[in-house]
Context: one part of a larger RNA
RNA sequence: CUCUGCUGAAGGAACUCGGCAAAUUACCUCCGUAACUUCGGGAGAAGGAGGCCCGCUUUUAAGGCAACUUUUAAGCGGGGGCACAGACCAGGGGGUGGCGACUGUUUAUUAAAAACAUAGGGCUCUGCGAAGUUGCAAAACGACGUAUAGGGUCUGACGCCUGCCCGGUGCUUGAAGGUUAAAUGGAGUGGUGAAAGCUGCGAAAUGAAGCCCAAGUAAACGGCGGCCGUAACAAUAACGGUCCUAAGGUAGCGAAAUUCCUUGUCGGGUAAGUUCCGACCCGCACGAAAGGAGUAACGAUUUGGACACUGUCUCGGAGAGAGACUCG
Numbered sequence: 001c002u003c004u005g006c007u008g009a010a011g012g013a014a015c016u017c018g019g020c021a022a023a024u025u026a027c028c029u030c031c032g033u034a035a036c037u038u039c040g041g042g043a044g045a046a047g048g049a050g051g052c053c054c055g056c057u058u059u060u061a062a063g064g065c066a067a068c069u070u071u072u073a074a075g076c077g078g079g080g081g082c083a084c085a086g087a088c089c090a091g092g093g094g095g096u097g098g099c100g101a102c103u104g105u106u107u108a109u110u111a112a113a114a115a116c117a118u119a120g121g122g123c124u125c126u127g128c129g130a131a132g133u134u135g136c137a138a139a140a141c142g143a144c145g146u147a148u149a150g151g152g153u154c155u156g157a158c159g160c161c162u163g164c165c166c167g168g169u170g171c172u173u174g175a176a177g178g179u180u181a182a183a184u185g186g187a188g189u190g191g192u193g194a195a196a197g198c199u200g201c202g203a204a205a206u207g208a209a210g211c212c213c214a215a216g217u218a219a220a221c222g223g224c225g226g227c228c229g230u231a232a233c234a235a236u237a238a239c240g241g242u243c244c245u246a247a248g249g250u251a252g253c254g255a256a257a258u259u260c261c262u263u264g265u266c267g268g269g270u271a272a273g274u275u276c277c278g279a280c281c282c283g284c285a286c287g288a289a290a291g292g293a294g295u296a297a298c299g300a301u302u303u304g305g306a307c308a309c310u311g312u313c314u315c316g317g318a319g320a321g322a323g324a325c326u327c328g
Stems, first nucleotide, its partner, number of pairs: 001323004007317001010314002014312001019309001027051005036041001038157001052079007061070003080084001092307001097302002099299002104116002120155007132141003158294001160292002163224003168221002170217005177212003183206002188201005225243005252286001253283001264280005
C1' cells in the first nucleotide's frame, strides 16, 4: 500500500452525478396515531413509556381427595450493575411530484423498468364438417367446446369522459349501368379442290369475379387551416371580411418523460437553485381507447426537499486479521 471487519475528538452531507457506502432503527406489552381514501385502508403511521433480580398481596389455567406442583395476569415494597429486548437475532421514519392501477413477467451471462402481462372496455370475424391454425393429403387442434362460446386486433383497475371529418386508403352493402377473360356465336372472308368437301381468319351479339359507379363505416388506416381589419391612451380583439378544406383540434391538460428559442416570466423553497414545486399560455411540434385528464393503495421505479444518523467529507488517526515485502 491492497482487501475484510472494528473504533473515535469537534463538526454533521461541507463528500458526490446522486447520502453510493456506512451509520441510525430493530423484539414484546401498554398508551397514542395525521392528511387523504375506492371506507377496505393509510398504520407497525408518527410519537412515547415499561422490560433484570428478590419479597409480599390478589389472580388465570391444568393436574390432584387434599397438601401442593406447574402456570397466567395485576398491584405494592425492596436490591444490584456502566449497561436489564444486557450476546445473537432483529423495520430508519416523515412530507412532495412523474410514470405504471395493483400481485405478477422479462433481456440464463452489463438493462427488472415507465417495458410485457393483467382484470375491465371496445371493434371485428365465426351458426358448427364454425371461423382460425398445421398439413401435399388423409387428418389434427379449435373442442368431446356451440355466440354468456371460439379466433383476430386495439386499449388497459376504478371514478369523470371519449368531440369534428367518410374527400384519400381499407372493409361492408348494392337484382341498375359501363368495362371484360375463357367460352358461346357466326355476318363476312382466305387457302386448296372439278365439285362435294377439307382447312384457316373472323365482325355484331351473349358473357363471371374484379374495377368503374352508388351508399355505409373512424374504440378501421388516418386527418383535425391561412390572411386582413376592428373597442374613446396604448395593448388586446368578444366582432367583421376574405381564401381554401372532407373537416378545420371540442372537453381536459400544457416550458410537460412532449418547449427549439429557454436557465421563458412570476411565485415558493436556499445566504446563493440550468434541477424541483405552484402558476401563466407565446402548445417550434399536447389532446381524447397508438385513449384524455384525475386518482386511494402498491413500487429493489424515477425527480427534488427536510428530520434522525453517521469517517461520505473537513482530514486524517489508532488498533486487528489476510496479502504484499525480507530471510529461510